[in-house]
RNA sequence: GAUUUAUACAGAAGGGUGGAGAGACAGGCUCUGUGAAACCCUGGCAACCUGGCGGCAAAUGCCAAGGUGCCAAUUCCUGAUUUCGCUGUGGUUGUUCGCGCGAAAGAAUAUAAAUU
Numbered sequence: 001g002a003u004u005u006a007u008a009c010a011g012a013a014g015g016g017u018g019g020a021g022a023g024a025c026a027g028g029c030u031c032u033g034u035g036a037a038a039c040c041c042u043g044g045c046a047a048c049c050u051g052g053c054g055g056c057a058a059a060u061g062c063c064a065a066g067g068u069g070c071c072a073a074u075u076c077c078u079g080a081u082u083u084c085g086c087u088g089u090g091g092u093u094g095u096u097c098g099c100g101c102g103a104a105a106g107a108a109u110a111u112a113a114a115u116u
Base pairs, nucleotide, nucleotide: 001116002115003114004113005112006111007110008109013042014041015040016039017038021031022030023029025079026078027077028076043071044070045069048067049066050064051063052062053061075108081105082104083103084102085101086100088099089098090097091096
């Protein structure tokens, strides 16, 4: 890097160095010299893997916190495509078609675990 599975409306910040960007990408919107990114220290959140308890076993559950992860905003919001709905709009004689809005799926992204 690739694939698969699970999760993503909860939760958790101070200091030092640094000195202009950051929030994946596009658009929006937001954060930022009252100090961005990055690095370091300390603290914290969570509980995927892990360990323990429990149990014939498996699973649920409970405890811990060794390996990760995370600590502005729902993954900050929307985003290919498909389906459904509309007592929204335009065209058509009409079946119906386009656009808009809403919902669901899905895509994309992130993290974990496993495989490669």